This is a predicted structure of a 113-nucleotide RNA (SAM riboswitch aptamer (S box leader)) from a soil metagenome. The model forms 94% of the base pairs in the Rfam consensus. The sequence is in RNAcentral, with records from MGnify. Rfam family: SAM riboswitch aptamer (S box leader). Gene Ontology term of the family: regulation of gene expression.
RNA sequence: CUCAUCGAGACCGGCUGAGGGAAAGGCCCUUAGACGCCGGGGCAACCGUCGGACCUCCGACAUGGUGCCAACUCCUGCGGCCCAGCGCGUAAUUGCGGUGGCCGAUAGAUGAG
Numbered sequence: 001c002u003c004a005u006c007g008a009g010a011c012c013g014g015c016u017g018a019g020g021g022a023a024a025g026g027c028c029c030u031u032a033g034a035c036g037c038c039g040g041g042g043c044a045a046c047c048g049u050c051g052g053a054c055c056u057c058c059g060a061c062a063u064g065g066u067g068c069c070a071a072c073u074c075c076u077g078c079g080g081c082c083c084a085g086c087g088c089g090u091a092a093u094u095g096c097g098g099u100g101g102c103c104g105a106u107a108g109a110u111g112a113g
Stems, first nucleotide, its partner, number of pairs: 001113006011040005019029003024076003041069003046065002048061005073107001078104004083100002086097003
């Protein structure tokens, strides 16, 4: 740099001792011990192996290489759409602001190349 995926799933023990959840805001976890390291266990099925279809899928497995085991990538930020409802404004619409929903982008994570 390219491609794929990201609403599922899976925790105990030991050491240490104050921060951590990438950044900002929010919200949360945490001395009833966070983060990290080590050991064991587990989840999953990207790579892998086997089988079937045959060009890109489907199924099975889990000995191996990774990965992962609070919260949707914890949520939001940027753009679009529609709907709902609120406030402001108007003679009434158009309109403006912020909230919620959906889609996408950006960023990030993991794998393969």